The part of an RNA shown here (small-subunit ribosomal RNA, 3' major domain) has 480 nucleotides and comes from an uncultured prokaryote. The coordinates come from a structure-prediction model, not an experiment, and the mean pLDDT is 82. The RNAcentral record of the full RNA draws on ENA.
Context: one part of a larger RNA
Formats: sequence, structure tokens, C1' cells
RNA sequence: UGACGGGGGCCCGCACAAGCGGUGGAGCAUGUGGUUUAAUUCGAAGCAACGCGAAGAACCUUACCAGCUCUUGACAUCAUGGUCGCGAUUAGUGGAGAUACUUUUCUUCAGUUCGGCUGGACCAAUGACAGAUGCUGCAUGGCUGUCGUCAGCUCGUGUCGUGAGAUGUUGGGUUAAGUCCCGCAACGAGCGCAACCCUCAUCUUCAGUUGCCAUCAGGUAAUGCUGGCCACUCUGAAGGAACCGCCGGUGAUAAGCCGGAGGAAGGCGGGGAUGACGUCAAGUCCUCAUGGCCCUUAUGGGCUGGGCUACACACGUGCUACAAUGGCGGUGACAGUGGGCAGCGAAGGGGUGACCUGGAGCUAAUCCCCAAAAACCGUCUCAGUUCGGAUUGUACUCUGUAAUUCGAGUGCAUGAAGUUGGAAUCGCUAGUAAUCGCGGAUCAGCAUGCCGCGGUGAAUACGUUCCCGGGCCUUGUACA
Repeated sequence: UGACGGGGGCCCGCACAAGCGGUGGAGCAUGUGGUUUAAUUCGAAGCAACGCGAAGAACCUUACCAGCUCUUGACAUCAUGGUCGCGAUUAGUGGAGAUACUUUUCUUCAGUUCGGCUGGACCAAUGACAGAUGCUGCAUGGCUGUCGUCAGCUCGUGUCGUGAGAUGUUGGGUUAAGUCCCGCAACGAGCGCAACCCUCAUCUUCAGUUGCCAUCAGGUAAUGCUGGCCACUCUGAAGGAACCGCCGGUGAUAAGCCGGAGGAAGGCGGGGAUGACGUCAAGUCCUCAUGGCCCUUAUGGGCUGGGCUACACACGUGCUACAAUGGCGGUGACAGUGGGCAGCGAAGGGGUGACCUGGAGCUAAUCCCCAAAAACCGUCUCAGUUCGGAUUGUACUCUGUAAUUCGAGUGCAUGAAGUUGGAAUCGCUAGUAAUCGCGGAUCAGCAUGCCGCGGUGAAUACGUUCCCGGGCCUUGUACA
């Protein structure tokens, strides 16, 4: 100087407390461990691995296993020789296919000094080489997690100390903040904080179609349906507006804090992006790049089939429930974000339904995808039930060469566990929790996951003694 303390002081955070809802018990989904297996590819491991890489394993993906098969190679550059097209296309034979052999048709490369001379393409052999998701993240770059959006981390000059170092950065107040004020052997400065950026909330101006409809006119069974208009809503560009600015109190006359007015908004207005010096030899050689090592008729390439989907069990994360604030039937309203041409697909028709048929319109503020909880009426009356839906049987639908291993969905039948969950443990402070549906990426198909969107919409916070994490000062130390 640090680090540590079941030392002290001050302070903060959904850290505790006060509340609301969960997990831990059940069934299922998903990831992991273990076991099994020819293979169940690999990585991730307290917080910070475990719905993680994977924004989607039937083939492909795919790296794993079995078998078949190729060796200058699926891909790149160069050298030698040969051919002149390349390409598209029909059919046959062997084979699981890769592939091998044969065959039909269309077409007959560009420049040219007419020399295979130049470019381009293909074939053969050879050699340099290619190739490797092989090893090392403890050789590395890059990227990322974490402490932590915590308020810290440093430097120049000066001063003090023999020196390591100290001072500044400590102290008194204050703040979300090393934020600001005052004081001070310090005076200044940098990286962080804040602001500048995006978005939501208010107003003005400009603009007015595909959006809107107050006034005017027309029309209809009805509807912005039509003319018209741009007032309003909205869209999207530029501005205004919030600064403790004003008033009162408090404070040291300061920084600030408390209350009030006005205001759409008040003391950082809500949310996002933004992550200092560093820590963990943290993670990644399987995104990519890369040193070294290793393989080179194989640890490389191609293919078929299988596996990653196994199942006594254990754990994590979720979904659905155990019901009456509910289930079922009927009536029947109201969104927003987004997406759409190998696409979204309306009306109409068929089917109990998944879906089929149909094809209008739409390259989209124009057309389409497109709500559910809520509300109203009826029924059930506390039961393993009209709760719950697992499991199984059967008949179908859709995607796709192909759903057997191993997809999703529908109808009928079946109707398991489960009556609120031990010890323990998680999230959340407001348009939040809880609850309800909708969209998107990936994607032929497959979502309870992920990323977004809107609808309905709470309770509680006395307080900082205690648990956890963190910041500053100080003290002890046989630690570095």
C1' cells in the first nucleotide's frame, strides 16, 4: 500500500421488512447429470452451466456410429500434355445410393497478326499442394459474461517522507453520482457520472393520400359509399416547452432540501441505447482469424441406413391444473406491434372438425393475415364432479421424394395423477405485479422456448436491528 475480521462509524440496493404472485408436491414439455448404447457428436459447470451455443436434429443440418466407396481429391493457385466448346435435355442397365456404362434432342464460345497465338472451359498423369467441427481458450487476436450503470480509477507539476509511498481523492454539508458548495499544501487535468442520441407524454407550424369526416351536396336496406374538404383524428418533418425558472420556508448569506402556484409534464418526467481502470490464466481454437503440435489411400471427400428423440433414476427452467372471482352453452363488443409474391389469401360453397374447394384484391396507411379475457342471459351446487386433462384405441387432415424408428393437427371413444404442495427458495415498487390474447424471427412442416405488442389492472413499503451484495472513512493483523 492492499486484502481480510463472527472490529467500529456513515450510506445505498426488491437486500431485509410490509405486500401480491409463484417454484419445491401432480401430469406433461424442455435442458442437464447419470445409466445404457455400434453411436447416443461436441461445448457450457456456484452466483455468472442446465428452454444455454441451437432464431426451429424425419433426410439435409451432422460434427457421432455401421456399411459401401474416392485419393491432386467436394474447393483454390501454378506447372506439363491433350481436346474445343460449355451448358441444357430424353431414355436404359447394374447398384441401397454415391457412382459406373450406354443413349436421344437443342446449341456449336470470344478475340485473332490465322501461329493453339491470347482468354475461357473440359480431360489425363505427375508434383508443389488442397483438406481436417483433429489437440492446445494455460500460446493468441477478436467477441462475450461478471462484479456493476457500482462511483469509482488515475495522471502532470508542486509539497512531505531515507524509502515503499503519501498528499490531491481526506474533512463539514449535499446528491442518484469523486454531483455540487465550503474549507484545506496543494493547484490543475484525464477516463468514468451527468448532458449531447433514440422513444413515450403536451402544443405550434408545414404537408394531406392509401388516412380522417365537422360543415355542404348526392345516393343506399346499411356503411366515408360518392363528389368535396383537410377542421378534427392520424401520419411524419421542423420547432416550442421544465430550468428549482417563480413564491414561501429551511440551510452557513452556499450547494441543496421541503411546501405552493402555474403547467400536458416538477425537481434525473417514464423507458432505451451507452458499461471507467481492472477482477475471475472466467467463456469461446465448433462463428471467424491465428502460433505450435498431429493426420495425409486418412483424423480428408462422397453416399445409404441408424443415432443426437434411448430410460431404473436425480436436478434446473417452464406449461397445464387441482376449480364457483370457476366450468359449459348461447348472445355478442373493443386493440397494438408486425408480416405478405415460390407470398398473404377475402367473399361464396363443402365438411361435426383439422381442412378442402374457390380465387377477388394486394409488391400494401389502399388488399389479406386479425383478437381473447371483459360484458349480458342460462345452467351446474362442492362431488375426484359438467373440475382436470395425461394415457391409450380408432378414423382422418396437412407439410414433405419420404412421418416406422421420429412431425404437427382434428373427430369419436378412453378419462390417470392431482383437493393448493415439507425443509427450503424466486420475482415484482405502477400502467409495475398478476391475468388475457395477438404478432415476428428461425421455418417445407413442427414453439409450453425466445423477441416484441397491446387489453384488463392491483396490494404494500413502519422502518434499516437482522440476512445478502456494494461504496466511503477508521482500527487490528503471525496474510501478500